[in-house]
Context: one part of a larger RNA
RNA sequence: AACGAACGCUGGCGGCGUGGUUGAUACAUGCAAGUCGAACGGGAAAGGGGGCUUCGGCCUCCGAGUAUAGUGGCGGACGGGUGAGUAACGUAUGAUCAAUCUGCCCGAAAGACCAGGAUAGCCGCCCGAAAGGGCGGGUAAUACUGGAUAAGCCCACGGGGAGGCAUCUCCCUGCGGGAAAAGGAUUGGGAUCUUCGGACCUUUCGCUUUCGGAUGAGAUCAUAACCUAUCAGUUUGUUGGCGGGGUAACGGCCCACCAAGACUACGACGGGUAGCCGGCCUGAGAGGGUGUACGGCCACACUGGAACUGAGACACGGUCCAGACUCCUACGGGAGGCAGCAGUGCUGAAUUAUUCGCCAAUGCGCGAAAGCGUGACGGUGCGACGCCGCGUGCGGGACGAGGGCCUUCGGGUUGUAAACCGCUGUCAGGGCAUAGAAAACCGGUGCGGUUAAUAGCCGUACCGCUGAUCCUGCCCAAAGGAAGCACAGGCUAAUCUCGUGCCAGCAGCCGCGGUAAUACGAGAUGUGCGAGCGUUGUUC
Numbered sequence: 001a002a003c004g005a006a007c008g009c010u011g012g013c014g015g016c017g018u019g020g021u022u023g024a025u026a027c028a029u030g031c032a033a034g035u036c037g038a039a040c041g042g043g044a045a046a047g048g049g050g051g052c053u054u055c056g057g058c059c060u061c062c063g064a065g066u067a068u069a070g071u072g073g074c075g076g077a078c079g080g081g082u083g084a085g086u087a088a089c090g091u092a093u094g095a096u097c098a099a100u101c102u103g104c105c106c107g108a109a110a111g112a113c114c115a116g117g118a119u120a121g122c123c124g125c126c127c128g129a130a131a132g133g134g135c136g137g138g139u140a141a142u143a144c145u146g147g148a149u150a151a152g153c154c155c156a157c158g159g160g161g162a163g164g165c166a167u168c169u170c171c172c173u174g175c176g177g178g179a180a181a182a183g184g185a186u187u188g189g190g191a192u193c194u195u196c197g198g199a200c201c202u203u204u205c206g207c208u209u210u211c212g213g214a215u216g217a218g219a220u221c222a223u224a225a226c227c228u229a230u231c232a233g234u235u236u237g238u239u240g241g242c243g244g245g246g247u248a249a250c251g252g253c254c255c256a257c258c259a260a261g262a263c264u265a266c267g268a269c270g271g272g273u274a275g276c277c278g279g280c281c282u283g284a285g286a287g288g289g290u291g292u293a294c295g296g297c298c299a300c301a302c303u304g305g306a307a308c309u310g311a312g313a314c315a316c317g318g319u320c321c322a323g324a325c326u327c328c329u330a331c332g333g334g335a336g337g338c339a340g341c342a343g344u345g346c347u348g349a350a351u352u353a354u355u356c357g358c359c360a361a362u363g364c365g366c367g368a369a370a371g372c373g374u375g376a377c378g379g380u381g382c383g384a385c386g387c388c389g390c391g392u393g394c395g396g397g398a399c400g401a402g403g404g405c406c407u408u409c410g411g412g413u414u415g416u417a418a419a420c421c422g423c424u425g426u427c428a429g430g431g432c433a434u435a436g437a438a439a440a441c442c443g444g445u446g447c448g449g450u451u452a453a454u455a456g457c458c459g460u461a462c463c464g465c466u467g468a469u470c471c472u473g474c475c476c477a478a479a480g481g482a483a484g485c486a487c488a489g490g491c492u493a494a495u496c497u498c499g500u501g502c503c504a505g506c507a508g509c510c511g512c513g514g515u516a517a518u519a520c521g522a523g524a525u526g527u528g529c530g531a532g533c534g535u536u537g538u539u540c
Base pairs, nucleotide, nucleotide: 001539002538003537005536006535007534008533009532012390013389014388015387016386017385018383019382025345026344027343029342030341031340034074035073036072039071040070042068047062048061049060050059051058052057081300082299083298091224092223093222094221095220096219097218100217101216105213106212107211108210109209110208111207113147114146115145116144122137123136124135125134126133127132153178154177155176157174158173159172160171161170162169163168183205184204185203188202189201190200192199193198226272227271228270233263234262235261238260239259240258241257243255244254245253275297276296277295278294279290280289281288282287302323303322304321305320306319325336326335327334328333356379362376363374364373365372366371393423394422395421396420403414404413405412406411427481429476430475431474432473433472436470437469442464443463444462445461446460447459448458449457450456484529485528486527487526488525489510490509491508495524496523497522498521499520505512506511
C1' cells in the first nucleotide's frame, strides 16, 4: 500500500460497486423453457338470449371455430450456476487441415410430379392404491412410406488441362449406376370458371437438391506456465508397419497379423498441489503474490456408467442401468436430484442479503404478426463490506462567566469554547409541480421504388400507442434530528495529577511495574484520523 475480509467500540445522508472464501453438505416451498390454430384432426366451459318443462331438467342460438389436451414443427446443446476433477494440446500465443462438419441467416442455380398404408387424440372395454398401462374400433397432417424426374451432387471406370506441400488438389469432359421434395395463408390482389365451398393466376411464408458466404464447432503442431530425486528408470496397444473396421474427419481411435520398438538427468515414470487466461494487488522497475467480481476458454450437474434423438449433447431443470440417500404406498410397486433465483437445516473455531417487484428497456426462444415466455436482464430491499461525495452549522462575542483539572496559591488551562447577538438552510422531515430513460413493432395519413396492380413487399416523413423502477425544481418549518475511535517512554505527532506498589496490569520491538511510574488504571489536557477508528489475518 492492498483486501470478496472478520472482530471490538461507534454510527447522519447519498451515488457507484460488491456480498457462502468453509461442506461439489442435505434440501421443505414457489418460480427459473417455452411457443406456433397461418402444419393437422377434433373441439369445450362459464355466462347470456329464446322455446319446452313432470320444476329434476331438456332443446336451440350467441359465447366460438374462442380456450385448448393430443399429433406435428422449431427451441429445450443458448441463456444461468459451480470449480469437484484436470499438470492435460485443458489454457495462452502463433501456425496448419491437400484430414473436417455447420440448424437458423445471406447470395446464386435447379426443382417441387404420381400414389399409399398407418397412428395419437376420440369412442368402447379392461388392469392398477398410485405412477401409469393393455385390448378393440375409427381418423388427420408440413408425421411416415413407395414410385417418377436429376441442372448440380454421390460412386465406379476413361480422356484432356492446370497447380502444389509426400500422400495429392482443382477445372473441363464421356459412359454406367444411385439418391429429393409439403404444403399453409378467407383478417393480400385479380381477367376467367364455379356445385358459391372453392378452383386457377399472382403475391407471400415455408419444402427439396446443389454451389458459395457468414457464424459456430472439431482435429493437428510449435512455444510458454507449480513443488518434489527421501520418486530413476518407465511402457505391451506399448512404438512402428500392412490390411480392415469406425468417425463429419486424420490417427492404435479399435481389431487381426508382422517387426521390436518408444520415452528418459533439457527430469521420463511416480507422488503432492492446482481449473487456465485477459487481468487484479504490490513494486521506481525487474520481479513477487493472486485468479473474487467483469470478459474469453475448459470441466462438472446426487455418485458411477451408457447410448438415443438431433445441425449440434453423450445433454444441470431429457432417457436407460447400477449405487447411496430421501419421500409416497392399499406392501404388489412408484417418485426425486437448488454447483438456476429466493429461501431452510445440520456440521463447523467462525461470517455474508428479499421465500421482493416487472417484462417498461436490452437481449434470447417461438410465431406472418398481434403477442406469449424469460429468477437472463433491468430494478427494489438488507449489510459502513469497499471507493467517492455531502453534512453535523456560519459570523460576531471577555485582559476571559460558572464548573472541571493543575498550581510555586500569584495564577494557569479548558477557551471565543459556552452564554448572548446576528445570519444561512445542504441533508433528513412536510407540501406542490414536472422532464428523461421511448424508440421500435403495430395502427392511421402521405411520398418514393418494385409490380399487370391503387394489393402485397421494401424504404421514408408525420401523428398515435407503451414506465416495474428511478429524477429535478419550487415552497414551508427549524440550529433544530446527526461524532466518534485510537494514541501520548523511544521508534512516533502528542504530558501532567491521582491510584497501585515486580501486585494488578501493559507490550509490535527495545522494554515498563519492587512507594514520587510522562510506559499499569483513572481524570484533565494534548496528538492523529474522522462516519469512521483501532485490532487480527493474508500478500507485496

Record summary
Model confidence (mean pLDDT): 80 of 100. The part of an RNA shown here (small-subunit ribosomal RNA, 5' domain) has 540 nucleotides and comes from an uncultured Planctomycetota bacterium.